[in-house]
RNA sequence: GCUGGCGUAGCUCAGUUGGUAGAGCAGCUCAUUCGUAACGAGCAGGUCAUCGGUUCAAAUCCGAUCGUUAGCU
Numbered sequence: 001g002c003u004g005g006c007g008u009a010g011c012u013c014a015g016u017u018g019g020u021a022g023a024g025c026a027g028c029u030c031a032u033u034c035g036u037a038a039c040g041a042g043c044a045g046g047u048c049a050u051c052g053g054u055u056c057a058a059a060u061c062c063g064a065u066c067g068u069u070a071g072c073u
Stems, first nucleotide, its partner, number of pairs: 001072007010025004019056001027043004049065005
């Protein structure tokens, strides 16, 4: 230099025939217990890497950029 993958909650990741953004762990509250942990119930937490385009509607499709990773030279 060229080509491909990936970027979604604090962490690990789902969500690709475009139509309300989710799970587990972590956090907080409550309940339980003599008390703690575990278990149980609930709550909070997201400009879906950035910018632009297509569309009635984009995490999802298209382009560029940034980061990361792998391959080739």